[in-house]
RNA sequence: GAUUUAUAAAGAAGCGUGAAGAGACAGGCUCUGUGAAGCGCUAGCAACCUAACCAAAGCGGUUAAGGUGCUAAUUCCUGAUUCCGGAAAUAAACCGGAAGAAUAUAAACU
Numbered sequence: 001g002a003u004u005u006a007u008a009a010a011g012a013a014g015c016g017u018g019a020a021g022a023g024a025c026a027g028g029c030u031c032u033g034u035g036a037a038g039c040g041c042u043a044g045c046a047a048c049c050u051a052a053c054c055a056a057a058g059c060g061g062u063u064a065a066g067g068u069g070c071u072a073a074u075u076c077c078u079g080a081u082u083c084c085g086g087a088a089a090u091a092a093a094c095c096g097g098a099a100g101a102a103u104a105u106a107a108a109c110u
Stems, first nucleotide, its partner, number of pairs: 001110001003108006013042005021031003025079004043071003047068003050064005075102001081099006
């Protein structure tokens, strides 16, 4: 890097350094010199793995925080495509919902 599976409407900050961007990408819309990103330290959250216990028809539940991860806004909103409904009425466009794709994280495997 690829593939598979699961999850993504909850949760969670300060200081130092740094110096203008950041929110994957596109379009929006936001955050940001009252200091962005990155890096360091400390703290916290609890998605997956792990540990202990409960359950054992199993799905699962509780505690912990060891390994990753995460700590603005629903993955900030929308976005290939398909289906359903509303309205419309040979239909397009519009509104809403679902699936799906994309993205992120974890585990397994390569």
About this RNA
Predicted 3D model of a 110-nucleotide RNA (SAM riboswitch aptamer (S box leader)) from Pontibacter arcticus. Its mean pLDDT, the model's own confidence on a scale to 100, is 81. Its Rfam family is "SAM riboswitch aptamer (S box leader)". Rfam links the family to the GO term regulation of gene expression. From the family's description: The SAM riboswitch is found upstream of a number of genes which code for proteins involved in methionine or cysteine biosynthesis in Gram-positive bacteria. Of the family's consensus pairs, 97% are formed in the model. It was read from a public genome assembly, where an Rfam model found it.